[in-house]
Molecule: transfer RNA
Organism: Puniceicoccales bacterium
RNA sequence: GGGGUUGUAGCUCAGUUGGUAGAGCAUCUGCUUUGCAAGCAGGGGGUCGUCGGUUCGAAUCCGAUCAGCUCCA
Numbered sequence: 001g002g003g004g005u006u007g008u009a010g011c012u013c014a015g016u017u018g019g020u021a022g023a024g025c026a027u028c029u030g031c032u033u034u035g036c037a038a039g040c041a042g043g044g045g046g047u048c049g050u051c052g053g054u055u056c057g058a059a060u061c062c063g064a065u066c067a068g069c070u071c072c073a
Base pairs, nucleotide, nucleotide: 001072002071003070004069005068006067007066010025011024012023013022019056027043028042029041030040031039049065050064051063052062053061
């Protein structure tokens, strides 16, 4: 320098062929307990690495770019 792959909630990951983002764990509140843990119910938290384009509409399609991993030179 060139190719491939990954990037979504605090963490691990889904998200289907474009229709407006979810699960588990964690965290907070309540119930239960003498108390703790466990259990049960409920809540908060992400404009999807960044920028731009296409579209009525983009996590999803296109381009560029950044970071990690990897292959070639």